[in-house]
Context: one part of a larger RNA
RNA sequence: GAGUAGCGAAAGACGGGGGAGGAACCCGUCCGCCGAAUGCCCAAGGUUUCCUGGGGAAGGUUCAUCCGCCCAGGGUUAGUCGGGACCUAAGCCGAGGCCGAGAGGCGUAGGCGAUGGACAACAGGUUGAUAUUCCUGUACCACCUCAACCGCGCCAAGGCCGAAUCCGGGUCGCUAAGGGAACCCCUUCGGGGGCUACCGACCCACCCGGUAGUAGGCCAGCGAUGGGGGGACGCAGGAGGGUAGGUCGACCCAGGCGAUGGUCGUCCUGGGGCAAGCGUGUAGGAGGGCUCCGUAGGAAAAUCCGCGGGGCCGCUAACUCCGAGACGCGAUGCCGAGCCGCAUCAGGCGAAGCGACCGGUCCCACACUGCCGAGAAAAUCCUCUAGCGAGUGGUUGAGGUGCCCGUACCCCAAACCGACGCAGGUGGGCAGGUAGAGAAUACCAAGGCGAUC
Repeated sequence: GAGUAGCGAAAGACGGGGGAGGAACCCGUCCGCCGAAUGCCCAAGGUUUCCUGGGGAAGGUUCAUCCGCCCAGGGUUAGUCGGGACCUAAGCCGAGGCCGAGAGGCGUAGGCGAUGGACAACAGGUUGAUAUUCCUGUACCACCUCAACCGCGCCAAGGCCGAAUCCGGGUCGCUAAGGGAACCCCUUCGGGGGCUACCGACCCACCCGGUAGUAGGCCAGCGAUGGGGGGACGCAGGAGGGUAGGUCGACCCAGGCGAUGGUCGUCCUGGGGCAAGCGUGUAGGAGGGCUCCGUAGGAAAAUCCGCGGGGCCGCUAACUCCGAGACGCGAUGCCGAGCCGCAUCAGGCGAAGCGACCGGUCCCACACUGCCGAGAAAAUCCUCUAGCGAGUGGUUGAGGUGCCCGUACCCCAAACCGACGCAGGUGGGCAGGUAGAGAAUACCAAGGCGAUC
């Protein structure tokens, strides 16, 4: 310079409280703002900022009794939520291997890796601070043990399949010794020699009978690190069936009856709920279905799949699969307007809990139709054998076991990324009312704020 610029979008007023001290802290009343957010829940990131008590140096663009500040104490509870003990994608690592002077690079088998697949819990209550984690109630999943019942098997019985070896007989075929045309050569014409086709036993092979229906095998179940199926997939559009949610009600329930003319009325205000799971298997959608035989492909095998063929049923269907919702149980429970109570703590009682209409971007479901840019993989699961195999499968009930990590709090922001308590940036979910095509816009609800001079 200069007590200058500035104090970073925004509404506060009054009363009360504690306090040394109050425009800013706390409580109350009114007012105002957001309301597809300035509400609520997650992911990422942050890492104690969460809660309680205390504090008043510094931080807070002023003040401060206040704070995301300082001090102390406390707080995060899981078989089912998310992740791991399951699977794989891009990508990464990489035994051997290849390349490189080396450092190292690439890469097979194999592994790691969710932003994807698979997979069993819901409702209410509770704390100052956690809750699908604690508690109450009602469930579900995996494994173990026990029991009962129903099957099948081993043993026994029975059934089915069924050798080898050797003996006897037979047929056909091959050829050996041997025989031997046609043809060729020689010839005294009688014949002789050569060549192959062919003929020709044992043995071998095959068939029949016996050995012998003997030896042996099969007739439960489990079951791949292997095969097959499946998982398994785009986008747009429109229709249907639902539910969430909402509105209205002369219906149900509770409370009210008017400071001023009226208000016991078709009056006013408020409320009119509930999950997983279990049972039922609907609206609707998809696939032709079942069976027998053969088989050289699926790196071995297969009854599975594929391929070929036959038969039966069928074309509106049956059969199989998928499938919201509704209804019943869950619930003699919980919630619930309001009332009672009160040390300003707790707590207690508890009505009705219906109907009609509107109606989703959610569910049935990428189901259907259309289109071109033609839209992951692997495991769980089903099945097939290889293999294991003497006990084993199923149902029901009872009891038991259930590991590790995360879980506080902020999360469109004063707690993340921007040097700041910065008008910037930050992925997903929820989506009330009136008007409106609408998630625009305006005003409101629930809820949250009045933005640190």
Large-subunit ribosomal RNA, domain III from an Actinomycetota bacterium, 453 nucleotides, folded computationally. Its mean pLDDT, the model's own confidence on a scale to 100, is 81. The organism belongs to Actinomycetota, within Bacteria. The full RNA is in RNAcentral, with records from ENA.